[in-house]
This is a predicted structure of a 176-nucleotide RNA (Lysine riboswitch aptamer) from Romboutsia hominis.
Rfam family: Lysine riboswitch aptamer. Rfam describes the family as follows. Riboswitches are metabolite binding domains within certain messenger RNAs that serve as precision sensors for their corresponding targets.
The model forms 100% of the base pairs in the Rfam consensus.

RNA sequence: AAAAAGGGUAGAGGUCGCAAUAUUUAAAAGUACUAAUGAGGAGUUAAGCGCGUAGAAUCAUUAGGAAAGGAACUAUUGCCGAAGGGUAUAGCUGAUGCUUUAAGGUUAUAUGCCUGGGGGUACAUAAAAUAUAUGUAUCACUGUCACAAUUUAUUUUGUGAAGAGCUACAUUUGAG
Repeated sequence: AAAAAGGGUAGAGGUCGCAAUAUUUAAAAGUACUAAUGAGGAGUUAAGCGCGUAGAAUCAUUAGGAAAGGAACUAUUGCCGAAGGGUAUAGCUGAUGCUUUAAGGUUAUAUGCCUGGGGGUACAUAAAAUAUAUGUAUCACUGUCACAAUUUAUUUUGUGAAGAGCUACAUUUGAG
């Protein structure tokens, strides 16, 4: 001095980058539920207790009448495996009188198991939903690197790969 390797620091992708919090708004919904009247005539439930012929479920009319979860705009904050999902463990919640429990939901931890990023379309799940979210597949777009051709020039084109990546800086080791 340098091929290469190790960890560290700082960055980039996007004009719909990612997530959290808060206000407002729409929707949920004239739904659930309550009361009155009438019809109805034995259930109410996944099960038990309770309630029920002094009238259950259900239906109609009238008068009242929510909320949660999810979503949008704006603002603030933290960031670039940001984050999302799967699996495992533990807890909480979960059938609208109460208890138990199921599907489901949610919190925490672990896990380099999957995904570079946002979008369109189709199917599936959740949900009131044709909103939205997640998963799978597919389509083009976009960023990075590698390879091949091309160009004054990563300029243009094609193929492929994955974030354990890429770029920059310094540092440690360091064959020849």